[in-house]
Molecule: transfer RNA
Organism: Candidatus Woesearchaeota archaeon
RNA sequence: GCCUCUGUGGCUUAGCGGUAUAGCACCACCUUGGUAAGGUGGAGGUCCGGGGUUCAAUUCCCCGCAGAGGCU
Repeated sequence: GCCUCUGUGGCUUAGCGGUAUAGCACCACCUUGGUAAGGUGGAGGUCCGGGGUUCAAUUCCCCGCAGAGGCU
């Protein structure tokens, strides 16, 4: 230098055009003599950035940024 893949709450992730999902962690409550486990509820996301297409973009296209892998 070229090619491919990835980027979504604190962490790991689902989603493949129609109002963003789960687990762990966090907070409150129930349960217990008390913890842990279990149960119920809650908070937490400019979907890496910018532009384009579209009635509508996390999703499609383009340009960047970051990371991983490969080729020379």